[in-house]
Context: one part of a larger RNA
RNA sequence: GCCAGGGAGUGUACGUGCGUGGCGAGGCUAACCGCAGUAAUCCGGGAAGCCGAAGGGAAACCAAUCGCUCGCAGUUUACGAGGAGCAUCGUGUGAAAGCGCGAUGAGUCACUUGCGUACGACCCGAAGCCACUCGAUCUAACCCGGGGUAAGGUGAAGCGGCGGUAAAACGCCGUGGAGGCCUGUAGAGGUUCUCUAUGCAUAGGUUCUUUUAACCUCGGGCUAGGGGUAAAAAGCCAAUCGAGAGUGGUGAUAGCUGGUUCCAGCCGAAGUUGGCCGUAGUCAAGCCUGGGCUGAUGCUGCGUACAAGUGUAGAGUUACUGAUUGGGGGUUUAGGGGGCGCAAGCCCUCGGCCCCUUGUCAAACUCCGAACCUUGUACGAGCGUAGAAGCCUGGAGACGCCUGUCCGCCGUAAGGGUGGGCAAGGAAAGGGGAACAACCCAAACUAUGGUUAAGGUCCCUCAAUAUCCAUUAAGUGUGAAAGGGUGAAGGUUGUUAGCAUCCAUAGACAGCGAGGCGGUAUGCUCAGAAGCAGCAAUCCGUUAAAAAGUGCGUAACAGCUUACUUGUCAAGGGUGCUAGCGCCCAAAAUGGACGGGGCUAAAUGGAUUACCGAUACCAUAGACCAACGCAAGUUGUGUGGUAGGCUGGUGUACCGCUUGGGAAGAAGCACGACCGAGAGGUUGUGUGGACCGUGCGGUAAUAAGAAUCCUGGU
Numbered sequence: 001g002c003c004a005g006g007g008a009g010u011g012u013a014c015g016u017g018c019g020u021g022g023c024g025a026g027g028c029u030a031a032c033c034g035c036a037g038u039a040a041u042c043c044g045g046g047a048a049g050c051c052g053a054a055g056g057g058a059a060a061c062c063a064a065u066c067g068c069u070c071g072c073a074g075u076u077u078a079c080g081a082g083g084a085g086c087a088u089c090g091u092g093u094g095a096a097a098g099c100g101c102g103a104u105g106a107g108u109c110a111c112u113u114g115c116g117u118a119c120g121a122c123c124c125g126a127a128g129c130c131a132c133u134c135g136a137u138c139u140a141a142c143c144c145g146g147g148g149u150a151a152g153g154u155g156a157a158g159c160g161g162c163g164g165u166a167a168a169a170c171g172c173c174g175u176g177g178a179g180g181c182c183u184g185u186a187g188a189g190g191u192u193c194u195c196u197a198u199g200c201a202u203a204g205g206u207u208c209u210u211u212u213a214a215c216c217u218c219g220g221g222c223u224a225g226g227g228g229u230a231a232a233a234a235g236c237c238a239a240u241c242g243a244g245a246g247u248g249g250u251g252a253u254a255g256c257u258g259g260u261u262c263c264a265g266c267c268g269a270a271g272u273u274g275g276c277c278g279u280a281g282u283c284a285a286g287c288c289u290g291g292g293c294u295g296a297u298g299c300u301g302c303g304u305a306c307a308a309g310u311g312u313a314g315a316g317u318u319a320c321u322g323a324u325u326g327g328g329g330g331u332u333u334a335g336g337g338g339g340c341g342c343a344a345g346c347c348c349u350c351g352g353c354c355c356c357u358u359g360u361c362a363a364a365c366u367c368c369g370a371a372c373c374u375u376g377u378a379c380g381a382g383c384g385u386a387g388a389a390g391c392c393u394g395g396a397g398a399c400g401c402c403u404g405u406c407c408g409c410c411g412u413a414a415g416g417g418u419g420g421g422c423a424a425g426g427a428a429a430g431g432g433g434a435a436c437a438a439c440c441c442a443a444a445c446u447a448u449g450g451u452u453a454a455g456g457u458c459c460c461u462c463a464a465u466a467u468c469c470a471u472u473a474a475g476u477g478u479g480a481a482a483g484g485g486u487g488a489a490g491g492u493u494g495u496u497a498g499c500a501u502c503c504a505u506a507g508a509c510a511g512c513g514a515g516g517c518g519g520u521a522u523g524c525u526c527a528g529a530a531g532c533a534g535c536a537a538u539c540c541g542u543u544a545a546a547a548a549g550u551g552c553g554u555a556a557c558a559g560c561u562u563a564c565u566u567g568u569c570a571a572g573g574g575u576g577c578u579a580g581c582g583c584c585c586a587a588a589a590u591g592g593a594c595g596g597g598g599c600u601a602a603a604u605g606g607a608u609u610a611c612c613g614a615u616a617c618c619a620u621a622g623a624c625c626a627a628c629g630c631a632a633g634u635u636g637u638g639u640g641g642u643a644g645g646c647u648g649g650u651g652u653a654c655c656g657c658u659u660g661g662g663a664a665g666a667a668g669c670a671c672g673a674c675c676g677a678g679a680g681g682u683u684g685u686g687u688g689g690a691c692c693g694u695g696c697g698g699u700a701a702u703a704a705g706a707a708u709c710c711u712g713g714u
Stems, first nucleotide, its partner, number of pairs: 001714006011119007019111005026051003032045003055062002065087001067086004074079002088103006122259002125256001129249006140223001142221007149213001151183003154179001158175006187210003193205001195204003225241001227237003262649006272285005287397001288395006298383003302380008314368001315366002321362003326357006333351001335350006401425001403423008430441003445622007455612003458597003464609001466608006477599002490584003494581010511568005517541003522536003547562001551560002623639002625636004650703001652700006659693003668687008
């Protein structure tokens, strides 16, 4: 891991609701007692007591319904059970008005069941807390009695001799054998390496430390759990230590994790608001579901019209507030700078203020001002007597949300954060989007056939290598958008289309041929300056035309060239703007992505017709549900669904009553067949060898795939 077996909402009490039944202004007995009986049940007693029949008031105390109107069902237009409203009554309070509570009689007992509370309370799960007891055969310290430490090295004190001295000190040579001394065995340790074995927790190997001492070791003893012991690491106290182990309190508690066992039918959520030491929880409201009451001047996220509300988008700025560019003017404007003047003072300028003009802004500006939205009314549409809206009541779940889009705010941004509206996902399958909760299409009862949606129609791959007109030459593209990017500012004599304007057969534009001169080398400057370093000026003449010179060039000239003119040629050319599709801009790490192949259309824009394509729509048949109906049947805009509510069934064990089967073969097991929507049921054959069912009820230790579930097997 697998298989088998086991494995989780139970019991009592109290409360509360629904259902069923008994009795009913009443209902019920409890303990207990008693006849028959083995005993229990049953039966007969047993009102003590409990609930109800009256309330109000803190209490003293006081103490309740006669009536009127409307009106559903139904009878026939008025009655009218129940119902609604008014009035009245009781009591408390109050001076009163009034206000609060109550009043026109339904309860109670038993049983089933939903829920709540108390208990272990659906099951398993802590770390922990406390009490008692057992532990020092491991280990820590200490005590008592024992045992052990090869060999070698070094050579302290002391002592002797000699030297030395006045005597010493001191020196030398011996002797001697000290030391938490040295090398190193046993012993003790466990530093390095991470090699081997085992396959829970260890051991071995290698290397290393220590080895006469604070040494090692044996036996005996002693210290005990908030306690011991500790050369102190919170180490050790029997593989257990920041408080041992065993047992008990104990089924501790767990707002946390996991698990919680058969089928089907109907409906179907919430992740919001408020409170809480509340934020992993819970309570109330909102949202779901079941039941009941009532009974239509009802209900609606819909459409149109009308009316009303508003100050957003936009816009505006001598319409306010605040900001803000340039220019002009005015000003006896306490200011700064400059000038003149002995001074008074004057002038210029900057700045201030005001005016005119010009150019700009605003969430906290508005002279203006939409769409949308909100409210109301009317009409239409839809829902509704198959029961709307409303009211009462039982049961919940949920109180982590997330995505798209529109409108905000924060952030450089983010698959970012945070709000409001709507829609999806959550709890929604199917088709499309290459794949992909949320995007597009579209709400799946079952089966068969057809038609379409989104999206597509060269091949992969179902369907036109369809038709017409354009564009693109970049593989641009072949992407609805987005995640998983995009392709910007700027540039473009790429190409297409349009507009404006100018030149042009009296010949434009481009090319080619020719001319492109004279005064003059203009003047100044300069070493030089001659069209062409620089400064000033930029005239006149001849001409078809030709600058006191457009660019090269020279030291300066020279030379080349341009403007300009003409010839040749022969039909369009120049400039500016707008738009379409392209191009540049354009950089990332394995080789690489239009889904791929590939495509010049199989790309892009416009138009058209076919076809494919879903659980959508249609048709046919069937099932279920709801309503109606005596039935046959009819109608339905019904039948996706997590949490969850409600309803109906299947199966297991045992019991009561009933009725059957079985050695001519029960249960069980294996394989098959049939029936049922399903849980399941019936049956055949084989095996097996003794019990097993049906119907109607009752009672439950009643259904297994999961819980790192338990036990066993493998």
This is a predicted structure of a 714-nucleotide part of an RNA (large-subunit ribosomal RNA, domain II) from Candidatus Woesearchaeota archaeon UBA525. Rfam family: Archaeal large subunit ribosomal RNA. Its family is annotated with structural constituent of ribosome and ribosome in the Gene Ontology. The RNAcentral record of the full RNA draws on SILVA. Model confidence (mean pLDDT): 81 of 100.